[in-house]
RNA sequence: CGCGGGGUGGAGCAGCCAGGUAGCUCGCAAGGCUCAUAACCUUGAGGUCGGUGGUUCAAAUCCACUCCCCGCAA
Numbered sequence: 001c002g003c004g005g006g007g008u009g010g011a012g013c014a015g016c017c018a019g020g021u022a023g024c025u026c027g028c029a030a031g032g033c034u035c036a037u038a039a040c041c042u043u044g045a046g047g048u049c050g051g052u053g054g055u056u057c058a059a060a061u062c063c064a065c066u067c068c069c070c071g072c073a074a
Stems, first nucleotide, its partner, number of pairs: 002072006010026004020057001028044005050066005
């Protein structure tokens, strides 16, 4: 240098192909239950989707450029 995969709350992931409310599990906080803890139940906080620009009424999703991580080949 070339090819492929990936980046989304604290952690692990889905959603992208086919644009239209940003979701799941765990974790965290509060409450319930309990003699108490755990488990269980309820509720809540926490993201503007790696970055910039473009297209569009509307972009995590489409397009361009770019940064970072992993793998393959050389």

This is a predicted structure of a 74-nucleotide RNA (transfer RNA) from a Candidatus Omnitrophota bacterium. It was read from a public genome assembly. Its Rfam family is "tRNA". The family's RNA type in Rfam is transfer RNA. Gene Ontology term of the family: triplet codon-amino acid adaptor activity. The source organism's lineage runs through Bacteria, Pseudomonadati and Candidatus Omnitrophota.